[in-house]
RNA sequence: AGCCGACUGGAUGACCGCGGCCCUUCGGGGUUGAGGAAAGUCGGGGCUCCGCAGGACAGGGUGCUGGCUCACGCCAGUCGAGGUGACUCGCAGGAAAGUGCCACAGAGAACAGACCGCCGGCCGAGUCCGCCUGGCCGGUAAGGGUGAAACGGUGCGGUAAGAGCGCACCAGCACCCCUGGCGACAGGGGUGGCUCGGCAAACCCCACCCGGAGCAAGGUCACGCAGGGAGAGGGCGGUCCGUCCGCAGACACUCCCGGGUCGGCUGCACAGAUGGAUGGUCAUCCACGAGCCCCAGUGCCAUCGCUCGCCGAUGGCGAGGGCUCCGGACAGAACCCCGCUUACAGGUCGACU
RNA sequence: GCGAGAUAGCUCAGGCGGUCAGAGCGUCGGAUUCAUAACCCGGAGGUCGAGAGUUCGAGUCUCUCUCUCGC
Numbered sequence: 001a002g003c004c005g006a007c008u009g010g011a012u013g014a015c016c017g018c019g020g021c022c023c024u025u026c027g028g029g030g031u032u033g034a035g036g037a038a039a040g041u042c043g044g045g046g047c048u049c050c051g052c053a054g055g056a057c058a059g060g061g062u063g064c065u066g067g068c069u070c071a072c073g074c075c076a077g078u079c080g081a082g083g084u085g086a087c088u089c090g091c092a093g094g095a096a097a098g099u100g101c102c103a104c105a106g107a108g109a110a111c112a113g114a115c116c117g118c119c120g121g122c123c124g125a126g127u128c129c130g131c132c133u134g135g136c137c138g139g140u141a142a143g144g145g146u147g148a149a150a151c152g153g154u155g156c157g158g159u160a161a162g163a164g165c166g167c168a169c170c171a172g173c174a175c176c177c178c179u180g181g182c183g184a185c186a187g188g189g190g191u192g193g194c195u196c197g198g199c200a201a202a203c204c205c206c207a208c209c210c211g212g213a214g215c216a217a218g219g220u221c222a223c224g225c226a227g228g229g230a231g232a233g234g235g236c237g238g239u240c241c242g243u244c245c246g247c248a249g250a251c252a253c254u255c256c257c258g259g260g261u262c263g264g265c266u267g268c269a270c271a272g273a274u275g276g277a278u279g280g281u282c283a284u285c286c287a288c289g290a291g292c293c294c295c296a297g298u299g300c301c302a303u304c305g306c307u308c309g310c311c312g313a314u315g316g317c318g319a320g321g322g323c324u325c326c327g328g329a330c331a332g333a334a335c336c337c338c339g340c341u342u343a344c345a346g347g348u349c350g351a352c353u
Numbered sequence: 354g355c356g357a358g359a360u361a362g363c364u365c366a367g368g369c370g371g372u373c374a375g376a377g378c379g380u381c382g383g384a385u386u387c388a389u390a391a392c393c394c395g396g397a398g399g400u401c402g403a404g405a406g407u408u409c410g411a412g413u414c415u416c417u418c419u420c421u422c423g424c
Stems, first nucleotide, its partner, number of pairs: 001353002004350005010285007018033006035330001039341002042339005047214004059210005064077005078092001079090004093205002098203002100199003115144002117140008126131001152170006171195002173192008218266004227257005233251001235247004286328001289325006299317007354424006362378004371409001380396004402418005
């Protein structure tokens, strides 16, 4: 200088305040009161309701291996990428199931492709008879050029020129075997000319997982208005009247009933709600920063001296000490819990390059 | 607690990855007119909210963050 992990993130006292609970002689007293992220609301679970219960499709999510977890996720490892390194990062299955896409450029972009070039044949023109040039047909992927990507690389042989066409080595792939590992995988050997592009954070295939909504869930009490039922009264009719019977429900009264609005309580917590308390001032101290002073002892540098050394002297600087001033990050619970992500001044400890 | 969105000065397309950055209004210049408006012609103006990742290539796909709006 860097890298990783863990912790902390002001302390104590006095005074004045705030919320919850308890006590009270109503004056007050006691006790308790934010975080590692309370945040973002990105995952998951509890809890509650919907659904008689279960299953499937659709849809969505996850995706190397082993372990832990109810689950999200975490730890350790493998592989890949980056870094000199400590170390960091990774939605890391399948492209040899199928479909699709690969712009522009380029001749050709996926059982590819003859634009230039190279080679052979035929025809024509020229000719100093050696050749040269134009056209047509065919061969060729070694060379040029385009592109992010051009259908293995290098060398030798081979050929008209060329080509895994053949061979050697190298790289990759498939299959078989051995060794190590629980495994992902790693190392080694053999066979096959097999040479096969990329994209699945494109559709999809395979494996596993997921019912929906959310504390404004839900439970309970229930003013009023409206509704339903019963009773007796009053009204009308049957009878001259009453008793009695019937009708209508527009009137007033009493009692009862169900659902349920406003609202209250609950759900609700070893902080805790109703728009939301957890704070402020002062003193002393602790860090951090700035300025000034000191530098006996300690470290470095410069100059000088000598008895040339692990010496001495002087000066400066750093660390250190003293004084003064300044001054403490991110942030603020709201049903609870577990994770992830993001923000965070400064300080302490430990491992490592 | 739940959902949607961010593209030019304003309102919005583009969402199937590529010469795809576009439309209307506005603005600037020209033309027309005595002059202005309208009409006509032409131009400028964009880090596609920010940062990473996948990919040859991202406005578009994925993740994280910021802001706005709605229930």